[in-house]
Context: one part of a larger RNA
RNA sequence: CCCUCGUUAAGGAACUCGGCAAAUUGACCCCGUAACUUCGGGAGAAGGGGUGCCUCUUUUGGUGAAAAUAAUUCUAUUGGAGCUAAAAGAGGUCACAGAAAACAGGCUCUGGCGACUGGUUAACAAAACCACAGGUCUCUGCUAAGUCGUAAGACGAUGUAUAGGGGCUGACGCCUGCCCGGUGCCGGAAGGUUAAAGGGAGGGGUUAGCGCAAGCGAAGCUCUGAACUGAAGCCCCGGUGAACGGCGGCCGUAACUAUAACGGGCCUAAGGGAGCGAAGUCCCUUGUCGGGUAAGUUCCGACCUGCACGAAAGGCGUAACGACUUGAGCGCUGUCUCAACGGUGGACUC
Numbered sequence: 001c002c003c004u005c006g007u008u009a010a011g012g013a014a015c016u017c018g019g020c021a022a023a024u025u026g027a028c029c030c031c032g033u034a035a036c037u038u039c040g041g042g043a044g045a046a047g048g049g050g051u052g053c054c055u056c057u058u059u060u061g062g063u064g065a066a067a068a069u070a071a072u073u074c075u076a077u078u079g080g081a082g083c084u085a086a087a088a089g090a091g092g093u094c095a096c097a098g099a100a101a102a103c104a105g106g107c108u109c110u111g112g113c114g115a116c117u118g119g120u121u122a123a124c125a126a127a128a129c130c131a132c133a134g135g136u137c138u139c140u141g142c143u144a145a146g147u148c149g150u151a152a153g154a155c156g157a158u159g160u161a162u163a164g165g166g167g168c169u170g171a172c173g174c175c176u177g178c179c180c181g182g183u184g185c186c187g188g189a190a191g192g193u194u195a196a197a198g199g200g201a202g203g204g205g206u207u208a209g210c211g212c213a214a215g216c217g218a219a220g221c222u223c224u225g226a227a228c229u230g231a232a233g234c235c236c237c238g239g240u241g242a243a244c245g246g247c248g249g250c251c252g253u254a255a256c257u258a259u260a261a262c263g264g265g266c267c268u269a270a271g272g273g274a275g276c277g278a279a280g281u282c283c284c285u286u287g288u289c290g291g292g293u294a295a296g297u298u299c300c301g302a303c304c305u306g307c308a309c310g311a312a313a314g315g316c317g318u319a320a321c322g323a324c325u326u327g328a329g330c331g332c333u334g335u336c337u338c339a340a341c342g343g344u345g346g347a348c349u350c
């Protein structure tokens, strides 16, 4: 000097990103216990008191002697002594200390997120992530849809729409607005376009024949091949948002000022209604006001100017719960002011 452990005057978070770490608390019995609440909880809330040993008393429990009575062989009934266990009360007694050692919650207030129990990055992340019960949309009529497999076959399921698959949301309470123009999905006996296939007009090659020649050229064979017929799809017409998604700008106006209930154009498919809001979302920003502190970029309550909240990629609340997270307080402490001493083990020397 390092690891680990113990103690510490006065102060008591001044430490620090942050009370990290440590300390406090701790058992049993009794008293007592708030807001809030889904009436179950919250709650071991909080906050107090007691606890050893000796003697006595009482109560209750266990066991049940002597004795008495009945029948007189076994027995039964009454009886309550003694012993014993627990609790309570009274008195006494010793120590600094009686749950005497060890093992054994610190507590409260407040906001956020997630309802909860549960699961997760084996080996730096346990969480606000995942799951969840519940909600909703959608597919599937059974040889189901869906999945695995080239197939046979299997799962789904020895199930049958109160079932099974997929998507989103995520207890509960109050709710979930507007837009179907684009994309998706669903529906649509018309119309347009359109493949293979059908079709075969027409054209080319060959040559019997004809022609003086140039050339024409049947049938067959062969190479092509227009019109026309031809499904789904797409176009088209509708529907559909707990489908993918989207939810404006400018100018003017009230008898102080400011602001604009009001008015006027422009654009759009429609221009964000409820609720919430400097938020885990606010750049400007330490916004402004209030609270808390002697002093507060954090925190809580408001305001609304929402750079860039907003309704199942759910919105807003919410008791209980959380090794989650924000801020505050009480208690407590070597975290600190500011360090000291001691124990074990290393380091070091032999």
Base pairs, nucleotide, nucleotide: 001346002345004343005342006341007340008339010337011336014335019332027051028050029049030048031047036041038171052093053092054091055090056089057088058087059086060085061084062083063082067078068077069076070075094098106330107329108328109327111325112324113322114321118130119129134169135168136167137166138165139164140163146155147154148153172317173316174315175314177247178246179245182244183243184240185239186238187237188236191235192234193233197229198228202224203223204222205221206220209216210215248266250264251263252262275309276306287303288302289301290300291299
Large-subunit ribosomal RNA, domain IV from a Candidatus Bathyarchaeota archaeon, 350 nucleotides, folded computationally. It matches the Rfam family "Bacterial large subunit ribosomal RNA". Gene Ontology terms of the family: structural constituent of ribosome and ribosome. RNAcentral holds the full RNA, with entries from ENA. Lineage of the source: Archaea > Thermoproteati > Candidatus Bathyarchaeota. Its mean pLDDT, the model's own confidence on a scale to 100, is 88.